[in-house]
RNA sequence: GGCCUCGUGGCGGAAUGGCGACGCAAGGGAUUGCAACUCCCUAUAUCCUGGUUCGAAUCCAGGCGAGGCCU
Numbered sequence: 001g002g003c004c005u006c007g008u009g010g011c012g013g014a015a016u017g018g019c020g021a022c023g024c025a026a027g028g029g030a031u032u033g034c035a036a037c038u039c040c041c042u043a044u045a046u047c048c049u050g051g052u053u054c055g056a057a058u059c060c061a062g063g064c065g066a067g068g069c070c071u
Stems, first nucleotide, its partner, number of pairs: 001070007010024003018054001026042005047063005
């Protein structure tokens, strides 16, 4: 330099254009003589800027960042 893939909570990780799951972690509560286990509840997210669309995490353009392959 060329090509490709990816970017979603604190972490991992789903979501084929129609209200963003789940697990771990965190906080509160129930239970217990105290704990552990278990159960219930809560908060937290779509990399940025535009475009398309009634509607965008999803499609398009540009940018930023990460990874891989080739040279």
A computed fold for a 71-nucleotide RNA from Stappia sp. ES.058, annotated as transfer RNA. RNAcentral holds the sequence, with entries from ENA and Rfam.